A computed fold for a 153-nucleotide RNA, annotated as FMN riboswitch aptamer (RFN element).
The sequence was found by an Rfam model in a public genome assembly.
Model confidence (mean pLDDT): 79 of 100.
The model forms 100% of the base pairs in the Rfam consensus.
[in-house]
RNA sequence: GGAAUCCUUCGGGGCAGGGUGAAAUUCCCGACCGGCGGUGAUGAGGGUGCUUGCACUCUCUCAGUCCGUGACCCAUUUUCAUUCUAUAUGGAAAUGGCUGAUUUGGUGAAAUUCCAAAACCGACAGUUAAAGUCUGGAUGGGAGAAGGAUGUC
Numbered sequence: 001g002g003a004a005u006c007c008u009u010c011g012g013g014g015c016a017g018g019g020u021g022a023a024a025u026u027c028c029c030g031a032c033c034g035g036c037g038g039u040g041a042u043g044a045g046g047g048u049g050c051u052u053g054c055a056c057u058c059u060c061u062c063a064g065u066c067c068g069u070g071a072c073c074c075a076u077u078u079u080c081a082u083u084c085u086a087u088a089u090g091g092a093a094a095u096g097g098c099u100g101a102u103u104u105g106g107u108g109a110a111a112u113u114c115c116a117a118a119a120c121c122g123a124c125a126g127u128u129a130a131a132g133u134c135u136g137g138a139u140g141g142g143a144g145a146a147g148g149a150u151g152u153c
Base pairs, nucleotide, nucleotide: 001153002152004150005149006148007147008146009145010144017029018028019027031133032132033122034121035069036068037067038066043060044059045058046057047056048055049054050053064120065119073097074096075095076094077093078092079091080090081089082088102118103117104116105115106114124136125135126134
């Protein structure tokens, strides 16, 4: 330093202002937000070398729309509980499925990632009225991140 097993901690943001209305943070004008890993020509800082402005190198940072993935939802299997004993209901686990949205111009050897502009997208249930932003499942789950332990190569 790498693979394995285990433990601990962490692990999602957002309707200002206005219109209509009996009623809307749900409609309309407008405002605001962007999980995790990868890729990446961004930005910042450090180190080394010397030809002193270049080369090499390290750290942090760098895409909502690319690639993959998580929450939600669905199915199957296993298992537990309840019970009206069933082809029921509920919980958990594993596996599988589902899972939104970008163009144009510029620079350049190279960019859906940089710069500029204009677009677009956002689970389910609830609600005096239709929700990415309110309330709820959720003091949940979670991609994963950091640290530690064991033991092996």